THF (Tetrahydrofolate) riboswitch aptamer, 92 nucleotides, folded computationally.

[in-house]
RNA sequence: GUCAGAGUAGGAUACGGCGCGUAAAGUGCCGGAGGAUGGGAAGUUGCCUCCGGACGAAGGGUCACCGCGGUGCCGUUUCCGCAUCCGCUGCC
Numbered sequence: 001g002u003c004a005g006a007g008u009a010g011g012a013u014a015c016g017g018c019g020c021g022u023a024a025a026g027u028g029c030c031g032g033a034g035g036a037u038g039g040g041a042a043g044u045u046g047c048c049u050c051c052g053g054a055c056g057a058a059g060g061g062u063c064a065c066c067g068c069g070g071u072g073c074c075g076u077u078u079c080c081g082c083a084u085c086c087g088c089u090g091c092c
Stems, first nucleotide, its partner, number of pairs: 001092001003090003010080003014076006020069003029053007039086003059066002
C1' cells in the first nucleotide's frame, strides 16, 4: 500500500423475572431547548432529559386472581446497526 473484517448509541424479535396504570399515567404523533453517543476526530440518522401542543383506551371478579395497555425496568436469544479521516484485526 491492496483487499477483507470487528467494534457505539440504539432498533427489531422471542422468552423469563419484577413493576406501573386501568380514579389514564404510559405508549405512539407534532414543535422547541439541552445532553450523551465505535479507540481518536468530526458529525448525521437514531437515543435520552425537559417544556409545550393535538389525539386517546377494557374491564371483570368467587377478592385467590383473570384480563387490558402500540405500558416501565432488568436478564437472555436471534437479526440489524454511522457516510468521512485516522486507529485496530487478518491476508498478500
The sequence was found by an Rfam model in a public genome assembly. Model confidence (mean pLDDT): 78 of 100. The model forms 90% of the base pairs in the Rfam consensus.